[in-house]
Molecule: small-subunit ribosomal RNA
Organism: Pseudomonadota bacterium
RNA sequence: UAACUGAAGAGUUUGAUCAUGGCUCAGAUUGAACGCUGGCGGCAGGCCUAACACAUGCAAGUCGAGCGGGGGUAGCAAUACCCUAGCGGCGAACGGGUGAGGAAUGCUUGGGAAUCUGCCUGGUAGUGGGGGAUAACGUUCCGAAAGGAACGCUAAUACCGCAUACGUCCUACGGGAGAAAGGGGGGGAUCUUCGGACCUCUCGCUAUCAGAUGAGCCCAAGCGGGAUUAGCUAGUUGGUGAGGUAAGGGCUCACCAAGGCGACGAUCCCUAGCUGGUCUGAGAGGAUGAUCAGCCACACUGGAACUGAGACACGGUCCAGACUCCUACGGGAGGCAGCAGUGGGGAAUAUUGGACAAUGGGCGCAAGCCUGAUCCAGCCAUGCCGCGUGUGUGAAGAAGGCCUUCGGGUUGUAAAGCACUUUAAGCGGGGAGGAAGGGCUGAGGGUUAAUAACUUUCAGCAUUGACGUUACCCGCAGAAUAAGCACCGGCUAACUCUGUGCCAGCAGCCGCGGUAAUACAGAGGGUGCAAGCGUUAAUCGGAAUUACUGGGCGUAAAGCGCGCGUAGGUGGUUAUGUAAGUUGGAUGUGAAAGCCCCGGGCUUAACCUGGGAAUGGCAUUCAAAACUGCAGGGCUAGAGUACGGGAGAGGGGGGUAGAAUUCCAGGUGUAGCGGUGAAAUGCGUAGAGAUCUGGAGGAAUACCGAUGGCGAAGGCAGCCCCCUGGCCUGAUACUGACACUGAGGUGCGAAAGCAUGGGGAGCAAACAGGAUUAGAUACCCUGGUAGUCCAUGCCGUAAACGAUGUCGACUAGGUGUUGGGGAACUUGAUUCCUUAGUGCCGCAGCUAACGCAUUAAGUCGACCGCCUGGGGAGUACGGCCGCAAGGUUAAAACUCAAAUGAAUUGACGGGGGCCCGCACAAGCGGUGGAGCAUGUGGUUUAAUUCGAUGCAACGCGAAGAACCUUACCUACUCUUGACAUCCAGAGAAUCCUGCAGAGAUGCGGGAGUGCCUUCGGGAAUUCUGAGACAGGUGCUGCAUGGCUGUCGUCAGCUCGUGUCGUGAGAUGUUGGGUUAAGUCCCGCAACGAGCGCAACCCUUGUCCUUAGUUGCCAGCACGUAAUGGUGGGAACUCUAGGGAGACUGCCGGUGACAAACCGGAGGAAGGCGGGGACGACGUCAAGUCAUCAUGGCCCUUACGAGUAGGGCUACACACGUGCUACAAUGGUCGGUACAGAGGGUUGCAAUGUCGCGAGGCGGAGCCAAUCUCAAAAAGCCGAUCGUAGUCCGGAUUGGAGUCUGCAACUCGACUCCAUGAAGUCGGAAUCGCUAGUAAUCGCGGAUCAGAAUGCCGCGGUGAAUACGUUCCCGGGCCUUGUACACACCGCCCGUCACACCAUGGGAGUUUACUGCACCAGAAGUAGGUAGCUUAACCGCAAGGGGGGCGCUUACCACGGUGUGGUCGAUGACUGGGGUGAAGUCGUAACAAGGUAGCCGUAGGGGAACCUGCGGCUGGAUCACCUCCUUA
Repeated sequence: UAACUGAAGAGUUUGAUCAUGGCUCAGAUUGAACGCUGGCGGCAGGCCUAACACAUGCAAGUCGAGCGGGGGUAGCAAUACCCUAGCGGCGAACGGGUGAGGAAUGCUUGGGAAUCUGCCUGGUAGUGGGGGAUAACGUUCCGAAAGGAACGCUAAUACCGCAUACGUCCUACGGGAGAAAGGGGGGGAUCUUCGGACCUCUCGCUAUCAGAUGAGCCCAAGCGGGAUUAGCUAGUUGGUGAGGUAAGGGCUCACCAAGGCGACGAUCCCUAGCUGGUCUGAGAGGAUGAUCAGCCACACUGGAACUGAGACACGGUCCAGACUCCUACGGGAGGCAGCAGUGGGGAAUAUUGGACAAUGGGCGCAAGCCUGAUCCAGCCAUGCCGCGUGUGUGAAGAAGGCCUUCGGGUUGUAAAGCACUUUAAGCGGGGAGGAAGGGCUGAGGGUUAAUAACUUUCAGCAUUGACGUUACCCGCAGAAUAAGCACCGGCUAACUCUGUGCCAGCAGCCGCGGUAAUACAGAGGGUGCAAGCGUUAAUCGGAAUUACUGGGCGUAAAGCGCGCGUAGGUGGUUAUGUAAGUUGGAUGUGAAAGCCCCGGGCUUAACCUGGGAAUGGCAUUCAAAACUGCAGGGCUAGAGUACGGGAGAGGGGGGUAGAAUUCCAGGUGUAGCGGUGAAAUGCGUAGAGAUCUGGAGGAAUACCGAUGGCGAAGGCAGCCCCCUGGCCUGAUACUGACACUGAGGUGCGAAAGCAUGGGGAGCAAACAGGAUUAGAUACCCUGGUAGUCCAUGCCGUAAACGAUGUCGACUAGGUGUUGGGGAACUUGAUUCCUUAGUGCCGCAGCUAACGCAUUAAGUCGACCGCCUGGGGAGUACGGCCGCAAGGUUAAAACUCAAAUGAAUUGACGGGGGCCCGCACAAGCGGUGGAGCAUGUGGUUUAAUUCGAUGCAACGCGAAGAACCUUACCUACUCUUGACAUCCAGAGAAUCCUGCAGAGAUGCGGGAGUGCCUUCGGGAAUUCUGAGACAGGUGCUGCAUGGCUGUCGUCAGCUCGUGUCGUGAGAUGUUGGGUUAAGUCCCGCAACGAGCGCAACCCUUGUCCUUAGUUGCCAGCACGUAAUGGUGGGAACUCUAGGGAGACUGCCGGUGACAAACCGGAGGAAGGCGGGGACGACGUCAAGUCAUCAUGGCCCUUACGAGUAGGGCUACACACGUGCUACAAUGGUCGGUACAGAGGGUUGCAAUGUCGCGAGGCGGAGCCAAUCUCAAAAAGCCGAUCGUAGUCCGGAUUGGAGUCUGCAACUCGACUCCAUGAAGUCGGAAUCGCUAGUAAUCGCGGAUCAGAAUGCCGCGGUGAAUACGUUCCCGGGCCUUGUACACACCGCCCGUCACACCAUGGGAGUUUACUGCACCAGAAGUAGGUAGCUUAACCGCAAGGGGGGCGCUUACCACGGUGUGGUCGAUGACUGGGGUGAAGUCGUAACAAGGUAGCCGUAGGGGAACCUGCGGCUGGAUCACCUCCUUA
């Protein structure tokens, strides 16, 4: 600053991240529909489908002032008035409807010339004088009707001559041609046949000019899709002439020419009325074309003309067709895509209304008539806008509902109550505006001879309203009559309870639901809109997701395999001209409405209205000349030519060389050769293989050889010769923009493959055999054919890759290498510079990151190609190419919510490196075999209660089931309960006892009356009763707490700050050493810290000190048969308090002058001295609801409680853990020695005594350094046994006992006597242990009445071995690959089987459209014309001119025949594709995926696939070379 003003994102791929990329949502809108609901008004809108068929009514008439006639009324009549079938005029071509057709005869914008135009306006000139008919009507006739025929009469503003002709038209410039109509009103003179003439006014008529309006025609540009439609065209393109038209024109015809259109998309196919505008959008755009307005087209379908100013005519005509109706069967009638309305179709769209009052239209002089145009009303929440459904106050925060942690919270000032208001609706009363006109009367003006008529202005009078019970105003009464819908997991505002239990259901996307669902259903509460709210459908937006504004192509989708080159696009430098593009000004146009701005009118708004702005455009014109273009003239920097020099596996042809393989012949020679992980097939005594000599033949060229060279790419390699393309370089000369790119086109184009003819040594698809294997159509082996080679011709594809189009310019460097050139000197294997290639590293910049980085993926320019989610699919169909294989071009239906790239952290690998552990190895001893014990599985059972189940369940919970325990089973009982609290009543508690019963229990008898007291009562306890409640070892360890196991006593797990990265994350924590250790040191964009490690704690090993009973006894003393027994001692042992000691402290070596390691000294102990306790972040939904606690669910005369008996102890079998053994390192017998740590009053129990013994009797002592359990055993000393099923072994069984206990039957332990099983060292496999350890020997304790081979402890005796880290297992760190992340017990491919879906082929069948050829030919028009016929004009009355009918020709609709094409529908059968919790077969891919994978091609195979040939790295690992970086 009047017309400006405007831009948001989110969810979803992943364990997480960034990117790419699709899907989805939030917004606005609609001629909408559906569901639920519904008070009022205003303004709008209302068949989007069947251009389907239509009953009924209405929608176009009017004029008597053009005409004759008829009828009616009034009147005696003249006459006046009214009506109108017919002739005539005008209108009916407007208005109204619809959008079928039509991609151009159309629309829009802007131009143009060869035209017409009724009514209207203006000008000029006229309007003279005649004629013949005809309808109506009358008579007759035909027909059912619709209608028609014949004869006769009549009028005109109907029709026809003649006259005249300013202008008009034609012309041979002489001339020629062509018109008309009257009607009405009034009237002073004059005339009159009384009709009138005449004058005047008015309406008409004729000719012509011009205007306006309307219409016709032409041009340019723009206005859909498809190229899987590429060629189309014969009146086609043009010319000349003629015809035709209002008019230009192949519009039509004759002749001539052969043109015309087309990749700037012709032709063909599909779709579609176009526009102003509308919706959306910041805009650019995209979508759309209802209402309103402009244009077009159509009027049952097709064709045709007539009339007319205008039509090829919605409510006209003719013909054909379909359909409907009438009919007397002979014939006729009709056309709602006008307004209403009906049927039908459909998800769906209204009244058979009122009025011409207004606006407009037709006719008329006018009054007026007509008008389903229009104005109104009715129906519908269809939309927009406005209003209302009350307002204030009101806490006892009522009741009820819901929730609850039971305290309360919430609904909620909400209600009730109190005080007010009355809009809207209702009732009553009043009451505008839309009305202007027209008529009559009067007064003026104009005209005129006129005061008449006509016209106009003013005044007066009486009038004209469908809407309409109008809008609006006033009064009355009363909170009275008026709230719903959707949603509440995230996106997205809004949360709880109950029910349900992957069911029922929800869902826009992600996704909810499998017993605690804010996601289903209901409820309470809340949120959002509101007379509406949701859903569905549709458009734009968001979507920069087709990118002009405004995208991309190394790896995500995307660079043609590579050249040459046409069209096209783009183009160096300079001066001049031009003015097409460009820029500026002016003019015209861009209809109105709409949008926007400023105003105005309805109470406001929607709505209506005035003015403006805008309408990006097009056209004309003037100007400018920088840039582009164009024209012509210069220049040399681009490009090219000539000359000298140079390198090279560049290409084609010919020749030639040596090595090797194989074969053939011969010699020597003998038993094997060959091949593999191991073998076999194969070859060989008929002489192989080996070796020597000679020969044949084909193919390929070691070394040089190289991130070396050449080529456009594919590709190219011995040497020599011939022909030939390109490149680099040097110095001059020349041409003068000659250039770049390149749609189509064209050429080249690995390997495989095809055709023909050669060739064939080696290799080798197919094939055969042998192996491997569950199988092995494979990998491995032995053979082996096409092929590989040559010539000629096809094919035309590859991971044809730098996954990177070509050309040009610019933008730090460093360092190799190949080919040229130059300079310098110190002349060299020199140094420096430059240029063309070819590599690596790296800055800026770019990139999603990886990476690229003067050889760009940087910054720009030119041109081409290509992409737009995954799958279906590079497939189908069609076209083109090919001998074929096949190539190229290239979809859709359907389906999914992802697919994908790069990078990150993990996990994993039949990847790599380093390290550790009784992990292996070295050893010792076991288990697995036997018998028994014990636990588990299984089976059994009325019950065998439950739990634990790889390591990490199985001598586990259970540190101890005869009853109890006990949870299980059977039977019998109880129901406020065995247990807790509260209430009421009664009774002390308690004890003894009888009967029934298996017992619980029931029924009784007796003893006993307590404690405190403020005298009311209270406490404790028992019984009875009612209800709240108890109770549950019932379920869920996947709702939980707590506790525990495990990886693992493994060395790890993290954080703060900083730094790096867009980010997930990284760094730190990696690296070099070292350690048992993320232990420590050094280095380092890190610096620190925490949880772990270690240490601190306990115990043990040495010493010191303190203390000295119950322990000790050296010395002193007493005493005994003997004994620390006693006095005493405090030395020793010991006990239990405190300290010391060990720290790599010291020495030497190694190491980096470090950390540390190795060795040594000293020391009781040496490098953590031994042992223990101690368990990081976390993992396993690990274990436990049966220790306990606990949410939820379930049971409540039972899933609770009690009792008795039974069971947990079963037994074909399988497994785990143990014990005892198999013997002589032993068994048995006799004698004899030495511990530690513990337990003990419901107890341990000595001495003594009895018993063979278990044990009994008895009871000293001991609440424990005092007494006791208690004997230690192995050992040692002797004896015996002599290798045997034994003097081994002890199971089993018989008998007899002991002890515990209410009770040893099911089902205890022990003792004695007798019995004397298996077993002679244990298959595959497997366990423990590295020192006071294994092994072996006994002792104690907990639990416990009793009941250990188990468990937890204690000491005694007391070894072997460890070279070492290749391998097995587990673990840690670093690194690498990954398509895994539920993390390899992962992921995932294909066949087959089943179900469903869409689709291709398909013998065919069929609808529709269409091309070509032919037949046919209604109506009509035009031409012709033998026949018939004819009022006006001519005429000498014959006829002529002209016309009509008929016939005929041309054109042509419907129809028909034949043959093609296209789209669709359908089709037995068939092909692949997609989808589908739990099907089959294998294991192809992802790790080196167990044969690296993939691409092209060929062959083969149930299938994934396998093999050959060539190619790629988008292959792991190891080694070497080259190059680079840093020092």